[in-house]
Molecule: transfer RNA
Organism: Candidatus Calescibacteriota bacterium
RNA sequence: AGGCGGAUAGCUCAGAGGUAGAGCGUUGGCCUUACAAGCCAAAGGUCGAGGGUUCGAGUCCCUCUCCGCCUACAA
Numbered sequence: 001a002g003g004c005g006g007a008u009a010g011c012u013c014a015g016a017g018g019u020a021g022a023g024c025g026u027u028g029g030c031c032u033u034a035c036a037a038g039c040c041a042a043a044g045g046u047c048g049a050g051g052g053u054u055c056g057a058g059u060c061c062c063u064c065u066c067c068g069c070c071u072a073c074a075a
Base pairs, nucleotide, nucleotide: 001071002070003069004068005067006066007065010024011023012022013021018055026042027041028040029039030038048064049063050062051061052060
């Protein structure tokens, strides 16, 4: 310098243009003498950043940042 993959809830990850989810965790309730387990519910997101396309973008296009891998050059 070039190429590929990744960045979405506290964590691990889904999300195939139509208004963002699961599991675990957290909080409340039920249950129990109590705890755990189990069951029910809730909270929690500027989807890495900035532009563009579109009626509509997490998703498509461009640039940039960070992480991982590969190739090349130099020493």